[in-house]
Context: one part of a larger RNA
């Protein structure tokens, strides 16, 4: 190390539970607010937050009512109080009610700052201060006053009175603006959709509403439901959009004005009695040619009432009695079991130490309110309400109706388009008038417009009370069971969490022991420690222990065999557990593909959560009612009330078609007609419910986009540009113009010399910036840091305060920058946008079982029909499909072949034509040139055929009687596929290249497992229903791995077998030919000669450089020579010959196995090993071996068939035996079940132990079921029926633990830290104390800004602290600390900028702006030293001062507020320069000492201090010492001043002056006393551990001071004062 057990730990799943949630009923209530709202902020207890309550009368105060013992919330405890004199507690009606918010006195950055007027209170003389009420803006409102231009008047002001403002609910409504994502498979018109969203106003509802209506029957407002009907209809006639009248119901109700007329009252004109004008009164209100005025004539009643007054009674808002039970067992406990009983108009429901009808609380049925509130009857006032007849004249709603043109709206897209509504422009009638009745127009009807009002019946729920759930049950239910819209993230708008359980009762562990604690061990308590990180306590993970096993053995970690050990059982033993030497077989899983171990996707484990759902349409199917019919819809009525019954036939489907319609009709239509045709009848079931498939619409299986597009918002603390006010830039260098002098010119000009001192000048800090390179890259940092580098008086850099914004800003211009986000920021909403795309999609078994083809497609990776599959039906039969023979056809492939089209070779043959000769012309000869057409010979063709199969096809006729359970075929429900591979065979394509590609058969694989090819989807051989330690085979095999083998004959020597083209005297086999005992072949001895060195040629060429010839001789036989060689010879071979030798030797051909070819980088490989008359190869023969094939036997299951038993709705349905044929399977169909949570019925079980939870005998074909032991401590099990948020392993899935990497990386600037002492349980780290180091234009001080107590003390050490820690900027204090007339701000100013009475502009929010009023970063303005605390000090104290207001005196003067006008405040860069005034270093001079150097030393008060002493440890006391003056330089400040340049350089108050009224007992100025002076800020950090960067981060942060030496000068460098630090491994 593995694997088993048994014990922990870790962690928080599972049951159980509920304090929360949720969805709905039924009632109420539907507003709150200037009598200060919602919401807040601050505060309020005796005791610290925080939530609840309240308000300075602060967890409360008053009166009534109601109750009747305790109470002071959550909240213990301690320390007090209260209360039968009725308290806490509930209700009812008062009081208080701080500030802030509409916020309203004026301002503001809410929760703050300043007032003004009155009145009152404090001491007092007044000032100052307190307390209380009053002071916003607006209105077409109402009443007064006052009162321009302009005489009355009238706009304006000016008071008063009454109303509005805001808030709420993310609802409901009516109105204004008004998207786009989407659908249309694309897009524009159309669709989403008048949706969202924004804006305005209202109400408890709201709008709508009593016909200028509908539509042809009439009907008589409106709103709602149901139906009509998805119908008429609209629509790129697409996709989709969609009415209305009628019926059925709910609910029900109608009234007022103008105007004609007539009266008054006022005005105005004139003809002084008419006219007009207003106002108010009465009149009058309607649609049958109408109604009204008018005339004339008659009644004094009837009905109605929505207004008003009352308030019989009922309700809400605290509440009050309310029936009936014991004993025994068990137990910690009894309600549990037994036993005996009661009550019920109460058996709802909760609680009580388990499960209660009679224990508590309550239920049923009953009473009840001082007090406010709601309802609300009766009467009573008040309003309305009539007749009849007349008809001359009046009236009867104006920029209106119409019309045009532009739009909008209904179903209605501009069409023939009516009606409505109106933006623009014309523009009537008054009843003999006018609108309407879907262009219009006639006829006949309807109605009466341009004023208004009207309740119910509908919609909706922030809230109150009750009440229910086949709702959820702490990863669920609200985002939120708990201090939740909290913590926490973001500038903001805005996102937004985790977290429930001790126990019956805290009985919460007294006391002893270890330890510093923190925990632990014992006691003790309870039933039980259940022990406060507490019920149950799974898993992954980590740990001890004990058995087996593991150091020569390689891998999916299992399965199948199987020794040995070890428990365990037993007299023995058998079995049983546990581990497995060793041997066989054996490449996960998903998922997406033709195909996956794949090196192709996904998953670190493990618990939990996780996805075909509801609703309406259709249609199929199965089931039940009723059936030529069937069903109700909405409402309704009763009830024991979200239920159930009983109505309700409005409408719907079906019973008839046909036809464009009229229409006919078991027919109809065409047509003149039919013995024609189409389409129907005869052959006829259909509708309502459930259930289940599949659809359509809606997010429709989940979970995903980039992004697009839109409507509101929110942001310039970052950046970009711009205002306005401020600050910043050491120190060097250069030497412009200008001026002077000189020289020079006629005058200039020019030149030198000086002087001056300018500039997007030059060199360098600070400062900005970001050139090159290292480092870094899980970093010190989401852009830094080392060295380098670029500007650095300028278009510079920077602080504060403003301003611009999303199709928008801002840009020296990069598509830059607008908060780490930019070719359109964020934020929230359309929104579940969309996705023909990817990925996931949860138990189980039987049955059947595809495709990867075609035609179409903005189609190719999608879709539609088709085809191929499944289920149900039908035809219920027939040798009818399939399959075999047999007969007859159909055809133009393969081969053929050249009869045609075409290619093509040779040939003879010859037109034609080149050429060459000849020619005066005609002719005309030759040809090794080209070459038609015929002929002769051999040929080639996918678009060539005189010919022509073989397989196919296709018709017949037969055959099996087993195929057949059937296929075939039709008609319905549901699918799936539309990437295919490979292998044979036939072809195009390509290179007769591809594991290439495209096509036709056919197999396989896809969806197929098993043997076999070493392994190896697709080859071969075979198609897996369980099971057997049974048998035979197939392909292939038989030496040993490895199951099974011998035997013959033959080859092959290469390990050939186990790589090619060529290549070779390898080597069998067969065959033709040549030599050969007259002596072959090879060997071995021997000869190869002679003319002659053959001529030529050459320097030379002698057989042997070339060239040309190649003879003769003698011979057994020998070449004018076959190589070698030589300058040339020479000189050696060979052909040739003999001789020896004694038999086969040579060449060629065919063919079987071999040989060569043959070269890769870690060690190779017929699978190894080995293997040679084989374990290679070929033949042959018998055998054996070998699979999930075949057969035996068992058993399962599906269908069919029989024989039977039961049952029946008489169709059939269930069992059982028997006997046959099957059961591989992906997408898919079809079917049958397990299981899980809740309901209802019925049964049981449980403190003698229920759910879970660890183990687990046994059982079932699967999902799965379970005995009995342990834990656990209250629920639950089975039968049967029902509903569903029902089964998890994958989704780079959500949450939470827990591993792995890993005891790694890493510990944030290499400025450094030793020693010793102390403290302490402990010290590298705390604390003294020496020594060392490091910064010193800072790593030091001071403000600002921003942080908000970090500051200071005391104690503490779990977690922060990148280590430790006794220590901290950490913790805890019921501990402390900030002290101002003069310093900053306000009580003064005003800049950019905002806000903005009126007003102006705009659908709406709303925009801009004037008087005003805010508004510093700027103007103005009074305190200094010193000294004191643990933390503050120009605040406190001392001392000496100023400002300012008030009161007195005292002197003196003629002026003054407010307002007005003028001065002034008041200003830029650059470079000089003066004055005054103050500070600092530094040297030197003077005396002195000696170590002669940059040294040391020196002296009245005060005042500083060292030794020393004292001490309460903080400090005191104090002998000795120190502490002069000038001048020189430098620097600061303040305040003039010249000078020079162009870019010409803030605005008001304080302030002074002048100018005008009343006052004179005023006023003012000076001086003296005395006396007041308000609110904020003040700690601490602050180049940083305390601010922005997520950190105790090498980053960023604005102003001031800021020392000495050396270096040419510096704020450069290097060392160092004062001071701080050594960077927390």
């Nucleotide at each position: 190390g593995g694997c088993u057990u048994a014990g922990g730990g870790u962690g928080g799943a599972u049951g159980c539970c509920u304090a929360g949630g949720u969805g709905c009923c039924a009632a109420g209530a539907g507003g709150c607010g200037a009598u200060g709202a919602a919401g807040g902020a601050c505060g309020u207890a005796g005791u610290a937050a925080g939530c609840u309550g309240c308000g300075a009368u602060a967890a409360g105060c008053u009166u009534c009512g109601g109750g009747g013992a305790g109470c002071c919330g959550c909240u213990u405890g301690c320390a007090g109080g209260u209360u039968u004199u009725g308290a806490u507690c509930c209700g009812a009606a008062g009081a208080u009610u701080u500030c802030c918010g509409a916020a309203u006195g004026g301002g503001g950055a809410a929760a703050c700052c300043c007032a003004a007027c009155u009145g009152c209170c404090c001491c007092u003389c007044a000032a100052a201060g307190g307390c209380a009420g009053u002071u916003a803006u607006u209105g077409u409102c109402c009443g007064g006053a006052u009162g321009a231009a302009u005489u009355c008047a009238u706009a304006g002001u000016c008071c008063g009175g009454c109303g509005a403002u805001g808030c709420g609910a993310c609802a409901c409504g009516a109105g204004g603006u008004g998207a786009a994502g989407u659908g249309a498979a694309a897009c524009a018109u159309c669709u989403c959709a008048g949706u969202a969203a924004c804006c305005u106003c209202a109400g408890g509802a709201a709008a709508a509403g009593a016909a200028a209506a509908c539509g042809a029957a009439g009907u008589g407002a409106u709103u709602c439901c149901g139906u009509a009907a998805g119908u008429a209809g609209c629509g790129g006639c697409g996709a989709g959009c969609g009415a209305a009248a009628g019926c059925g119901g709910a609910a029900g109700a109608g009234u007022c004005u103008a105007a004609a007329c007539c009266a008054a009252g006022g005005g105005a004109g004139c003809u002084u009695g008419c006219u007009c004008c207003u106002u108010u009164g009465g009149g009058g209100u309607u649609g049958u040619c109408g109604g009204g005025a008018c005339c004339u004539u008659a009644a004094u009643g009837u009905g109605a009432u929505a207004g008003g007054u009352g308030g019989a009674g009922a309700g809400u808002u605290a509440g009050c009695a309310g029936a009936a039970u014991c004993a025994u067992c068990u137990g910690g406990a009894a309600a549990g079991a037994u036993g005996a009983g009661c009550c019920a108009u109460a058996g709802a429901c909760c609680g009580u130490g388990a499960c209660a009808g009679c224990c508590g609380g309550g239920u049923a049925g009953g009473c009840g309110a001082a007090a406010a509130c709601u309802c609300a009857a009766a009467a009573c006032c008040g309003u309305c309400u009539a007749g009849a007849g007349g008809u001359a004249u009046c009236c009867c709603a104006a920029g209106u109706a119409g019309c045009a043109c532009g739009g909008g709206a209904u179903u209605a897209g501009u069409g023939g388009a009516a009606c409505c509504c109106u933006g623009u422009g014309c523009g009537a009638a008054u009843c003999a008038g006018c609108g309407c009745g879907a262009a219009c127009c006639a006829u006949c009807g309807c109605g009466u417009a341009a004023g208004a009002c009207u309740a119910a019946a509908u919609a909706c729920u922030c809230c109150u009370u009750g009440g229910c759930g086949a709702c959820c049950g702490a990863u669920a239910g609200u985002g939120a069971a708990c201090u939740a819209g909290u913590a926490c993230c973001g500038c903001g708008a805005g996102g937004g969490a985790a977290a429930g359980g001790u126990g019956a009762a805290a009985a919460g562990a007294a006391c002893c022991c270890c330890g510093g604690a923190a925990g632990g061990g014992g006691a003790a308590u309870u039933a039980a420690a259940a022990g406060a990180u507490c019920c149950u306590g799974a898993a992954a993970c980590c740990c001890u222990a004990a058995g087996c096993u593991u150091a020569c053995a390689a891998a999916g970690u299992g399965u199948g065999g199987g020794a040995g050990c070890c428990g365990u059982g037993u007299u023995a033993a058998a079995g049983c557990g546990g581990u497995g030497a060793c041997c066989g077989c054996g490449u996960g899983c998903c998922u997406u593909u033709u195909g996956c171990a794949u090196a192709a996707u996904g998953a670190g484990u493990c618990u939990g959560c996780g996805a075909g759902u509801u609703a309406u349409u259709g249609u199929a199917c199965g089931u039940g009612g009723c059936a030529a019919g069937c069903c109700u819809a909405a409402g309704g009525c009763c009830u024991u009330a979200u239920g159930g019954g009983c109505u309700g036939g409005a409408g719907g489907c079906g019973a008839a078609g046909c036809g464009a319609a009229a229409g006919c009709g078991a027919g109809u239509a065409c047509g003149a007609a039919a013995u024609g045709u189409g389409c129907g009848a005869a052959u006829a079931a259909g509708u309502c419910g459930c259930g289940u498939g599949c659809u359509a619409u809606a997010g429709a299986c989940c979970c995903g986009a980039a992004g697009c597009g839109g409507a509101g918002g929110u942001g310039a603390u970052c950046u970009a540009c711009u205002c306005u006010u401020g600050a910043g830039c050491a120190g060097g260098u250069u030497g412009a113009a200008g001026c002077u002098g000189c020289a020079g010119u006629a005058a200039c000009a020019u030149g030198c010399a000086g002087u001056g001192g300018a500039g997007g000048a030059c060199c360098g800090a600070a400062c900005c910036a970001g050139u090159g390179u290292g480092c870094g890259u899980u970093g010190a940092a989401a852009a830094g840091u080392g060295c380098u580098u670029g500007g650095a008086u300028g278009a510079c850099u920077u602080g504060a305060g403003a301003g611009u914004a999303g199709g928008a800003g801002c840009g020296a211009a990069a598509g830059a920058c607008u908060a780490a986000u930019c070719a359109a920021a964020c934020c929230c909403c359309g929104u579940g946008a969309u996705a023909g795309c990817u990925g996931g999609u949860u138990c189980u078994c039987u049955c059947c079982g595809a495709a990867a083809u075609a035609g179409c497609u903005u189609g190719a990776g999608g879709g539609c029909u088709a085809g191929c599959g499944u289920c149900g039906g039908a035809u219920c039969a027939a040798g009818u499909a399939c399959u075999c023979c047999g007969u007859g056809g159909u055809g133009g492939u393969a081969g053929a072949g050249c009869a045609c089209u075409g290619a093509a070779u040779g040939g003879c043959u010859u037109a034609g034509g080149g050429g060459u000769c000849c020619u005066a012309c005609c002719a005309g000869a030759c040809u090794a040139c080209c070459a038609a057409a015929a002929c002769c010979a051999a040929u080639c063709a996918a678009a060539c055929u005189c010919c022509g199969a073989a397989u196919a096809c296709c018709a017949u006729g037969g055959a099996u009687c087993c195929c057949a359970u059937u296929a075939c075929u039709c008609c319905g429900g549901c699918a799936g596929u539309c990437a295919g591979a490979c292998g044979g065979u036939g072809g195009g394509g390509g290179a007769u290249a591809a594991g290439c590609u495209u096509c036709a058969u056919c197999g396989u694989c896809g969806a197929g497992a098993g043997g076999g090819c070493a392994a190896c989807a697709g080859c071969c051989c075979a198609g897996a229903c369980c099971g057997c330690c049974a048998g035979c085979u197939a392909a292939g095999g038989u030496g040993c791995c490895u199951a099974a083998a011998u035997c013959a004959g033959a080859u092959u020597a290469a390990g050939u077998g186990g790589a090619a083209a060529g290549g070779a005297u390898g080597u069998g086999a067969g065959g033709u030919u040549g030599c050969a005992u007259a002596g072959a072949c090879a060997g071995u001895g021997a000869g190869g000669a002679u003319g002659u060195u053959g001529g030529c040629u050459u320097a030379g060429a002698g057989g042997c450089a070339g060239c040309c010839a190649u003879c003769a001789u003698u011979u057994a036989a020998a070449c004018a020579g076959u190589g070698c060689g030589u300058a040339a010879u020479a000189g050696c071979u060979g052909a040739c010959u003999c001789a020896u030798c004694g038999a086969g030797c040579g060449a060629c051909c065919u063919u079987g196995c071999g040989c060569c070819g043959a070269a890769a980088a870690u060690g190779a490989u017929u699978g190894g090993c080995g293997a040679u008359u084989a374990a290679a190869u070929c033949u042959g023969a018998u055998a054996c071996c070998g699979a999930a094939g075949c057969u035996g036997c068992g058993g399962a299951u599906g269908c069919c068939a029989g024989u039977u038993u039961u049952c029946u709705u008489c169709g059939g349905a269930a069992g059982a035996c028997u006997g046959g044929c099957g059961u591989g399977g992906u997408a898919g169909g079809a079917g049958a079940g397990c299981g899980u949570a809740a309901u209802c019925c019925g049964u049981g079980c449980a403190u003698u132990g229920a759910a879970g939870c660890c183990g687990a005998a046994c059982c079932g074909u699967a999902a799965g079921g379970a005995a009995c032991g342990g834990u656990g401590g209250a629920g639950u099990u089975c039968g049967g029926a029902u509903u569903a948020g029902u089964g998890a392993g994958a989704a780079u899935g959500c949450a939470g633990a827990c591993a792995u990497g890993a005891g790694u990386a890493g510990c944030g600037a290499u400025a450094a830290g030793a020693u010793g002492g102390g403290u302490u349980g402990a010290a590298u780290u705390c604390c003294c104390a020496u020594c060392c180091g490091c910064c010193g234009u800072a790593a030091a001080c001071c403000c600002a800004a921003g942080g908000u107590u970090u500051c200071c003390u005391g104690g503490g050490g779990a977690a922060g602290g990148c280590u430790c820690g006794u220590c901290c900027c950490c913790c805890c204090a019921u501990g402390g600390g900030u002290u101002a007339g003069u310093c900053g701000g306000g009580a003064c100013c005003u800049a950019a900028g905002g806000c903005g009475a009126g007003g102006c502009c705009g659908u709406a929010a709303g925009g801009c702006g004037u008087a005003g009023u805010c508004g510093a970063u700027g103007g103005a303005c009074a305190a200094c030293u010193g000294g004191u605390u643990a933390a503050u000090a120009u605040u406190c104290c001392a001392g000496u001062a100023c400002c300012g207001g008030c009161a007195g005196g005292a002197a003196g003067u003629u002026c003054u507020a407010a307002c007005g006008a003028a001065g002034g405040g008041a200003c830029g860069c650059g470079a000089g320069u003066g004055u005054u005034u103050u500070g600092g270093g530094u040297a030197a001079a003077c005396a002195g000492c000696u170590a002669u150097a940059u040294g040391c030393u020196g002296g009245c008060a005060g005042g500083c201090u060292u030794a020393g002493g004292c001490u309460u440890c903080g400090g005191c006391c104090g002998a000795a010492g120190c502490u002069a003056a000038u001048a020189a330089c430098c620097g600061g400040a303040a305040u003039g001043u010249u000078c020079g340049c162009c870019g010409a350089g803030a605005a008001a108050a304080u302030c002074u002056u002048c100018g005008u009224a009343a006052a004179u007992u005023g006023a003012c100025c000076u001086c003296c006393u005395g006396u007041c002076g308000c609110c904020c800020g003040u700690a601490c950090c602050g180049u940083a551990u305390a601010c922005c960067g997520c950190c105790a981060c090498a980053g960023g942060u604005g102003g001031g001071u800021g020392a000495g030496u050396g270096u040419a000068a510096g704020u450069g460098u290097a060392c160092u004062c004062a001071g701080g630090c050594g960077u927390g491994c």
Predicted 3D model of a 1625-nucleotide part of an RNA (large-subunit ribosomal RNA, half A) from Akkermansia muciniphila.
Model confidence (mean pLDDT): 81 of 100.
Rfam family: Bacterial large subunit ribosomal RNA. Its family is annotated with structural constituent of ribosome and ribosome in the Gene Ontology.
The source organism's lineage runs through Bacteria, Verrucomicrobiota, Verrucomicrobiales, Akkermansiaceae and Akkermansia.